[in-house]
Order: sequence, then structure tokens, then C1' cells
RNA sequence: UUGCGCUAGGUGGGGAGCUGGCGGUUCCCUGUACUCCAAAUCCGCCUUACGGGAGGCUGAAUCCCUGCCCACGGCUCUGCCGUUCCGGGGACGAGCAUCCGGCAAGUGGUGUUGAUGGUCGGGUCCCGCGCGAGCUAGCCCCGUGAACCGAGUCAGGUCCGGAAGGAAGCAGCUCUAAGCGGAAGGCGGCGGCGCCGCGGGGUCACCUGGCCUGAGCCGUCUACCGGAAGAGCGCCUGGGCGGCGCUGUCAACGGCAGGUGCGCAA
Repeated sequence: UUGCGCUAGGUGGGGAGCUGGCGGUUCCCUGUACUCCAAAUCCGCCUUACGGGAGGCUGAAUCCCUGCCCACGGCUCUGCCGUUCCGGGGACGAGCAUCCGGCAAGUGGUGUUGAUGGUCGGGUCCCGCGCGAGCUAGCCCCGUGAACCGAGUCAGGUCCGGAAGGAAGCAGCUCUAAGCGGAAGGCGGCGGCGCCGCGGGGUCACCUGGCCUGAGCCGUCUACCGGAAGAGCGCCUGGGCGGCGCUGUCAACGGCAGGUGCGCAA
């Protein structure tokens, strides 16, 4: 040096998070990298902590170990910007938005098919009366309605009387009281009835008609003027989130350099 066999080692690594700490399960990065099992108020451990259990492959080098470089990415310090996210603060009228009033320049609507103003009425409102309709335990009306204890007339019969005559009076008939029923015609009464009528009052709020006048009127929106209230925005400030930069730190992948066996044989 070569070949064969074996062993240490390797068979992914890293950041965050968790934890007193280490590793794993979790999330993310890297990028391809044996299989199975369990693991969150969890699993295995204790600085020799860079996992545990079972099985396989590879194996002293492209592959294992160490150092350096580069650098994905994470964490951290700090600055700027953004944010329809979450808080805190202040304003004294000086911004935007909100609300109220004014003005009528713009704008929109309306107006000679008559704006505006004036005047005379009508309605919506109130009071009274009437009319109509409705209801009605009232009255009138119609019918019925008393064995005797209502009325009239009272056959027969009874009573008084010598007689003439008289008296009471049942049934029947007629009538009527209370009561009962009917009708809705008249009277009376009633009231959350009425596109009803009449009279009176009231008003300019709304609608509407006649007459006169003859070009404005309204104020949506913008602009302008004045005012109000509050803290929605803007403002100041803290946090969250996002972006960019910066400080420190760890660092995958990759690159470079170095290091690491044992046995046998030639």
C1' cells in the first nucleotide's frame, strides 16, 4: 500500500417553545434523510444530562470527529414607517366629521298652464240644534187575561111579601185589573252611531276655491358666515401586528483544512 473480517462511530441537523437544566414529542428553518412503538398540565434523563424501547443497514472515510469560512432561518437590542387592531390623555373653539341657525354665489327642484304678496270664502277643530239610523225593563197600540174573593147583564133556582113587587146572586155572555205575549206604527228615553243638514265660535297650522298683483319661490348638495355639544377622526402617548434597517447571539445546507482504529493475509 492492497484485500478480507471486525469495532468505535454514523444512520439528519438547527432555531423557538417547554424545563431548575439536557434531550424528545410540538411549531418553524434547512432539504431528502432506515422501519416500528409511547409521549403535554407528557416521555427519558441530571452536566459523562445531546433522549427511551424493539429491529435493520453502514462502517474507518464522499460518509465518523474537530476547527475555520459562508450563510437560509430563528431569537434579541434599537430606529423609522404603516395599521379599517386595543387602550390612556388633552383641547374650550383653532382643523375634519356631527348637530342647529343664517345666506342664496354655484347646483338642484319648481314657476306666465301664474311664483310671491294681499284680500274674501270653504274644509279639517270646538259648541248648540236638527235630521237619519240603531237600541229600548217606559207609555199609547194589538191579543190574551179572574171557579168564589172584579164590573155589567143575570136564564134557571133561592129569599122576603097576601099580592103588586123587591133583594142577593151561580152558570153563561160581555168588559176590565195585575200579569203574560206580540208588533216596531206613534210618543218618550239613551249614546265611544253618521263621507247628513243648520246656526255660532275659532284659526292661519294644513288643504282648497274666487278676485287683484305680476317673477320669483324652496333650500337637496357644495361654498361662505355664526353657534352648540362631545371626544368619532385628526393631535400626544402606550401596547399589539406588519414592513425595512441596525446591534448581539445561535446557526441548517454548503466549502476548506486537519484528525481517528483492531486482527489476519499478501